[in-house]
A computed fold for a 354-nucleotide RNA from a Gammaproteobacteria bacterium, annotated as Bacterial RNase P class A. Rfam family: Bacterial RNase P class A. The family's RNA type in Rfam is ribozyme. A source record names the gene rnpB. The source organism's lineage runs through Bacteria, Pseudomonadati, Pseudomonadota and Gammaproteobacteria. The RNAcentral record of the sequence draws on ENA.

RNA sequence: GGAGUCGGCCAGGCAGUCGCCGCGUCGUUAGGCGUGGAGGAAAGUCCGGGCUCUACAGGGCAAGGUGCCAGGUAACCCCUGGGCGGCGCAAGCCGAUGGAAAGUGCAGCAGAGAGUAGACCGCCGAUGGCCGGCGCAAGCCGGUACAGGUAAGGGUGAAAGGGUGCGGUAAGAGCGCACCGCACGGGUGGUAACAUUCCGUGGCAUGGUAAACCCCGCCUGGAGCAAGGCCAAAUAGGGAUGCGAUGGUGUGGCCCGCACUGCAUCCGGGUAGGCUGCUUGAGGCGUCUGGUGACAGGCGCCCUAGAUGAAUGACUGUCCACGACAGAACCCGGCUUAUCGGCCGACUCUAAUU
Numbered sequence: 001g002g003a004g005u006c007g008g009c010c011a012g013g014c015a016g017u018c019g020c021c022g023c024g025u026c027g028u029u030a031g032g033c034g035u036g037g038a039g040g041a042a043a044g045u046c047c048g049g050g051c052u053c054u055a056c057a058g059g060g061c062a063a064g065g066u067g068c069c070a071g072g073u074a075a076c077c078c079c080u081g082g083g084c085g086g087c088g089c090a091a092g093c094c095g096a097u098g099g100a101a102a103g104u105g106c107a108g109c110a111g112a113g114a115g116u117a118g119a120c121c122g123c124c125g126a127u128g129g130c131c132g133g134c135g136c137a138a139g140c141c142g143g144u145a146c147a148g149g150u151a152a153g154g155g156u157g158a159a160a161g162g163g164u165g166c167g168g169u170a171a172g173a174g175c176g177c178a179c180c181g182c183a184c185g186g187g188u189g190g191u192a193a194c195a196u197u198c199c200g201u202g203g204c205a206u207g208g209u210a211a212a213c214c215c216c217g218c219c220u221g222g223a224g225c226a227a228g229g230c231c232a233a234a235u236a237g238g239g240a241u242g243c244g245a246u247g248g249u250g251u252g253g254c255c256c257g258c259a260c261u262g263c264a265u266c267c268g269g270g271u272a273g274g275c276u277g278c279u280u281g282a283g284g285c286g287u288c289u290g291g292u293g294a295c296a297g298g299c300g301c302c303c304u305a306g307a308u309g310a311a312u313g314a315c316u317g318u319c320c321a322c323g324a325c326a327g328a329a330c331c332c333g334g335c336u337u338a339u340c341g342g343c344c345g346a347c348u349c350u351a352a353u354u
Stems, first nucleotide, its partner, number of pairs: 001350010012319007020037007039325001043336002046334005051224004063220005068082005083097001084095004098215002103213002105209002120154002122150003127147002129144006162180006181204001182202005187196003228276004238267006247261005283302008320323001
């Protein structure tokens, strides 16, 4: 110099003018002055938690979620470290990554056979049959491939029930043996997942699939700030008490009875409307300590939007590298997705030169 991996950061700058929202202050008011005013994702609403209402003695089933091990955390489908498998020369990246000898199911096409293995081509002629020859006979020799043996080789397939070699055999085959692989048991290392170059046993089983049912372990009530709480007008209606009249209206011929009906005060519910919840919080920054790390603890400093038809904008000038994706609505931790350009740090591979 080239190629690459991982992590972090910035998100046009400056000046002026006119506006918008919150807070403070002055003012009777109108308004003046000061000050603060979106993000790394505010997004998707996919996980987890706080908070609120509601339900609830406890346990179990169902349903849903989750899934290697250890740790972190308020919690997690998150994060960190490790194991295992895969990719890469490497830095590093990717993986729903428990259990398939508890049971059930599934596997198109091709193929003889797809899980109780199987025999199309091939190989064989030991055994039985058949044919021929020889022999007195027992039988021997040759042939055939009907029965049969076999799984070397070929062929099908994503996958064909260990591999290589030697022996063995009629041909073959873990049938026997050596080595490699595998499984199981023990030992050793590790908190564990797991590893093992250690020892022994076994001819070799137990193929794949669990984001198929299932089994095992763990977790989970429901609803959401339009949650919820408080104040509370007019009108209408409800309740209580008192007053007035012993009334009025209706029924009826009339009385009793029954039904409806007045005024005042108080009470409570509730609508409109208003206030609250609302932003000081598992908070941020710096530093020290512990830890490989996620993170935890100590100390110091800081306060950094809070609207409710809902603000955070527009214009002008100037500079440059010419400016992406996008906008809070109860809050927080994550994940995922979108994103112009640019900066910084750590690391890997490599050419040439010294």